The RNA shown here (transfer RNA) has 74 nucleotides and comes from Caulochytrium protostelioides.
The RNAcentral record of the sequence draws on ENA.
The organism belongs to Caulochytrium, within Eukaryota.

RNA sequence: GGUCGAUUGGUGUAGUUGGUUAUCACGUAUCCUUCACACGGAUAAGGUCAGCGGUUCGAGCCCGCUAUCGAUCA
Numbered sequence: 001g002g003u004c005g006a007u008u009g010g011u012g013u014a015g016u017u018g019g020u021u022a023u024c025a026c027g028u029a030u031c032c033u034u035c036a037c038a039c040g041g042a043u044a045a046g047g048u049c050a051g052c053g054g055u056u057c058g059a060g061c062c063c064g065c066u067a068u069c070g071a072u073c074a
Stems, first nucleotide, its partner, number of pairs: 001073007010026003019057001028044005050066005
């Protein structure tokens, strides 16, 4: 340098025929429970879906470029 793949809350992830409010688990905060802690239960916060641009009435999903990581070829 060429080709291919990955990037989604703090962490790990679901999300293929594009459709209204993006899923779950762990973690975090508050409350209940306890003499207290742990366990358990309830509620809540937390995502500009890597960045920029394009297609479309509408994009996490399709297209192009860029960035990072990985694989492979030379």
Its mean pLDDT, the model's own confidence on a scale to 100, is 80. Rfam family: tRNA.